Context: one part of a larger RNA
RNA sequence: CUCUUUCAAAGGAACUCGGCAAAAUAGCUCCGUAACUUUAGGAGAAGGGGUGUCUCCUCACAAAGGGGGUCACAUUGACCAGACCCAAGCGAUUGUUUACCAAAAAUAGAGGUCUUCAGAAAGUCAUAAGACCAUGUAUGGGGGCUGACGCCUACCCAAUGUCGAAAGGUCGAGGAUGUUGGUGACCUGAUGAUAGGGAAGCCGACAACCGAAGCCCUAGUGAGCAGAAGUCGUAACUCAAACGGUCCUAAGGUAGCGAAAUUCCUUCUCGGGUAAGUUUCAACCGACAUAAAAGGCAUAACAAUCUGGGCACUAUCUCUAGGAGAGGCUCG
Numbered sequence: 001c002u003c004u005u006u007c008a009a010a011g012g013a014a015c016u017c018g019g020c021a022a023a024a025u026a027g028c029u030c031c032g033u034a035a036c037u038u039u040a041g042g043a044g045a046a047g048g049g050g051u052g053u054c055u056c057c058u059c060a061c062a063a064a065g066g067g068g069g070u071c072a073c074a075u076u077g078a079c080c081a082g083a084c085c086c087a088a089g090c091g092a093u094u095g096u097u098u099a100c101c102a103a104a105a106a107u108a109g110a111g112g113u114c115u116u117c118a119g120a121a122a123g124u125c126a127u128a129a130g131a132c133c134a135u136g137u138a139u140g141g142g143g144g145c146u147g148a149c150g151c152c153u154a155c156c157c158a159a160u161g162u163c164g165a166a167a168g169g170u171c172g173a174g175g176a177u178g179u180u181g182g183u184g185a186c187c188u189g190a191u192g193a194u195a196g197g198g199a200a201g202c203c204g205a206c207a208a209c210c211g212a213a214g215c216c217c218u219a220g221u222g223a224g225c226a227g228a229a230g231u232c233g234u235a236a237c238u239c240a241a242a243c244g245g246u247c248c249u250a251a252g253g254u255a256g257c258g259a260a261a262u263u264c265c266u267u268c269u270c271g272g273g274u275a276a277g278u279u280u281c282a283a284c285c286g287a288c289a290u291a292a293a294a295g296g297c298a299u300a301a302c303a304a305u306c307u308g309g310g311c312a313c314u315a316u317c318u319c320u321a322g323g324a325g326a327g328g329c330u331c332g
Base pairs, nucleotide, nucleotide: 001327002326003325004324005323006322008320010318011317014316019313027051028050029049030048031047036041038148052070053069054068055067056066057065058064084310085309086308087307089305091302095107096106111146112145113144114143115142116141117140123132124131125130150297151296152295155227160224161221162220164218168216169215170214174210175209177207178206179205180204181203182202183201186197187196188195230246231245232244233243256290269283271281272280
């Protein structure tokens, strides 16, 4: 010097991003125990008293209880062995997760809701055979979203998706009919070259007609994907505007909550807490850019969760000092 451990005057978080670490609390027993609450809890709430040993009694011999005496600063005398309270956020809770930097507000969840499937089901794997679903059958199976409970879940179907309806429009392969081109036995030109015509069959080209789903058209549907505005004026101080005009839209954000895990301006402003508070709590509302199952708002209980405050406690600190031990270092 590094590490482990012990002790410390006075103070007691002044340390620090932050009480990190340490200290403190602790067993058993008696008393006592608030708000709130889903009436189960909260709760070991909090906060107090006792605890050794001797003797006597109750008693069953043990344990426990009671009376009296007695030692120490101290009697769960060592070891073992909850610190607690107030308030807010988030997630209801138990559970799960990044083996080896993240345990959480992420995941799951019961509950809710939508959708699909009538059975050789839908869905999934596979080229197929086949298999799972399921030795199941709608109180069942698959998929999506939300996430206990409580109060609720308002507006918009124009776009996009999906479902329905089948009247009309558009449309394929194909079908059949017709027209037409080539080839073509053969015919004509006296016949050799050559020219013209030409049945059937075959090979093409074209036109009208018939022709499903789809799309167009049309209706529903938001716990489907989504969306939810401007502008001008107005009351007898001023400001603001209950109110009115106008433009556009499918409809113009309702209840609730709100500087929030969301607020840029911003350390907004006011109030509480402090001597002093960019954090915190309670409000305000001009919400850059909140909002209702990508759920909204509350909420008892719960948490190695996160944030602020307090009591107790302490070498975290003012401010370091001493002791013991291990390693290193120096000397031998």
This is a predicted structure of a 332-nucleotide part of an RNA (large-subunit ribosomal RNA, domain IV) from Gossypium australe.
Its mean pLDDT, the model's own confidence on a scale to 100, is 85.
The RNAcentral record of the full RNA draws on Rfam.